[in-house]
This is a predicted complex of two RNAs, RNase P RNA and transfer RNA, with 471 nucleotides together. The coordinates come from a structure-prediction model, not an experiment, and the mean pLDDT is 77. Rfam match: Bacterial RNase P class A. Its family is annotated with dimeric ribonuclease P complex, tRNA processing and ribonuclease P activity in the Gene Ontology.
RNA sequence: GAUGUCGUCCAAGUGAUCGCUGGCUCUGCCUCACGGCAGGCGAGAGGAAAGUCCGAGCUCCAUAGAGCGCGAUGCCGGGUAACGCCCGGUGGCGGAAACGCCGAGGAGAGUGCCACAGAAAAGCAAACCGCCUUUCUUCUUUGGUCGAAAGACCAAGACGGAAGGCAAGGGUGAAAAGGCGGGGUAAGAGCCCACCGCACGCUCGGUGACGAGCGUGGCACGGCAAACCCCAUCGGGAGCAAGGCCACAUAGGCAGGCGUUCGAGGGCUGCUCGCCCGAUGCCUGCGGGUAGGCUGCUGGAGGCACGCAGCAAUGCGUGUCCUAGAGGAAUGAUCGCUGCCGCUGGAGAAGCGAUUCUCGAGCGGUACAGAACUCGGCUUACGGACGACGUCGACC
RNA sequence: GGCCCCAUCGUCUAGCGGUUAGGACAUCGGCCUCUCACGCCGGUAACCGGGGUUCGAGUCCCCGUGGGGUCGCCA
Numbered sequence: 001g002a003u004g005u006c007g008u009c010c011a012a013g014u015g016a017u018c019g020c021u022g023g024c025u026c027u028g029c030c031u032c033a034c035g036g037c038a039g040g041c042g043a044g045a046g047g048a049a050a051g052u053c054c055g056a057g058c059u060c061c062a063u064a065g066a067g068c069g070c071g072a073u074g075c076c077g078g079g080u081a082a083c084g085c086c087c088g089g090u091g092g093c094g095g096a097a098a099c100g101c102c103g104a105g106g107a108g109a110g111u112g113c114c115a116c117a118g119a120a121a122a123g124c125a126a127a128c129c130g131c132c133u134u135u136c137u138u139c140u141u142u143g144g145u146c147g148a149a150a151g152a153c154c155a156a157g158a159c160g161g162a163a164g165g166c167a168a169g170g171g172u173g174a175a176a177a178g179g180c181g182g183g184g185u186a187a188g189a190g191c192c193c194a195c196c197g198c199a200c201g202c203u204c205g206g207u208g209a210c211g212a213g214c215g216u217g218g219c220a221c222g223g224c225a226a227a228c229c230c231c232a233u234c235g236g237g238a239g240c241a242a243g244g245c246c247a248c249a250u251a252g253g254c255a256g257g258c259g260u261u262c263g264a265g266g267g268c269u270g271c272u273c274g275c276c277c278g279a280u281g282c283c284u285g286c287g288g289g290u291a292g293g294c295u296g297c298u299g300g301a302g303g304c305a306c307g308c309a310g311c312a313a314u315g316c317g318u319g320u321c322c323u324a325g326a327g328g329a330a331u332g333a334u335c336g337c338u339g340c341c342g343c344u345g346g347a348g349a350a351g352c353g354a355u356u357c358u359c360g361a362g363c364g365g366u367a368c369a370g371a372a373c374u375c376g377g378c379u380u381a382c383g384g385a386c387g388a389c390g391u392c393g394a395c396c
Numbered sequence: 397g398g399c400c401c402c403a404u405c406g407u408c409u410a411g412c413g414g415u416u417a418g419g420a421c422a423u424c425g426g427c428c429u430c431u432c433a434c435g436c437c438g439g440u441a442a443c444c445g446g447g448g449u450u451c452g453a454g455u456c457c458c459c460g461u462g463g464g465g466u467c468g469c470c471a
Base pairs, nucleotide, nucleotide: 001392002391003390004389005388006387007386008385009384010383012338013337014336015335016334017333018332020044021043023041024040026039027038028037029036030035046368050379051378053377054376055375056374057373058239059238060237061236065273066272067271068270070235071234072233073232074231075089076088077087078086079085090104091102092101093100094099105230106229110228111227112224113223114222128170129169130166131165132164133163134162135161136160138158139157141156142155143154144153145152146151178196179195181193182192183191197219198217199216200215201214202213203212204211205210243295244294245293253286254285255284256283257282258281265277266276267275302321303320304319305318306317307316308315309314339366340365341364342363343362344361346359347358348357349356350355397470398469399465400464401463402462403461406421407420408419409418414451423439424438425437426436427435444460445459446458447457448456
């Protein structure tokens, strides 16, 4: 210098003018008062406020109940209010490395699927080409014997047929029932042996996932569970338009249906049970009306600094800080200056040069994006700065 | 704001994880006709994007994008 990996931090600064939304109740005016108006002071988006994908708080419905169903999660240990999140580890995969990724329980419980191709796709199955043995038929084959010749006999070979053996080699496929080497055999084969893999058992280490070693077994083992399913764990439902208070609608209208302890209907979500509420009441349709205001509402599993425990996530202690609460929804607009980036000219310096550095001017740009009850995460969008580490190249 | 649903040719749609994604209308070309229409034959044309599971994904899973419902879901 190039390229890559990981982590942390920032989210441009500042001045003037004009506005917007809360707060304080400091000042003035008005009002009997509540309060209103004007001024003053102070505050006013984010790392993702986003997607609404998980987990909670909070509220209502039984204090949140039972069974089935359904859904989610899925190596081990820890953290946490909780989690599908985070940290550390194990195993596997990728990379040359720094490092990254993994929905990573069970296919020796059951069911199902494995298209096309291929002989065969799942019951330790299957013989297409091929290899081997036996046997039969044929022959412009070869050799031998007999024979004058035709030919006959014997042996071998080849094409083919039949009966068997094989799972080595070929071929098909994503996948062919351990791999590879040697022995063995008619040819072969865990048939036998060594190594590797696999299964089982024992010992040791580790909290554990798991690892290491030894022994036994000749192999019992295909893939898919983001197919049904099995196992373990967890989950009641709804959501701040939850919920509470005040005001108003309000003539408690018309039609149909059900029902008053032998109970309609509702809370209550899929079902069953159970529990609670429940009577001039409830449901459906038509018609009519109100959709102001207050509260929930922002100080909280809160931020920062230091110390201690811990590898870490995190926890504990002390100190310190206060940081939006809108509701057809504020947090803005204009004009300057400075910073940063890009482009175009100019001046100067270093160097043989390519080029690099410094100063100043003009123009343009300065990301993603806007709270809506509140937190903890994840995911997605996006501009820049800094640090650590890996690899390569050059020079000293 | 919350909650829920959907995405396949230009349009409407079909599609037990398995050939080259099927059909109708529309469109293009040809035939028919004096010409147009109708009719017949043929063609073009699509799985919202990215990643994963699988031998194999339009289909299964995850993340995103876009659209829709909203007193015929919410006081």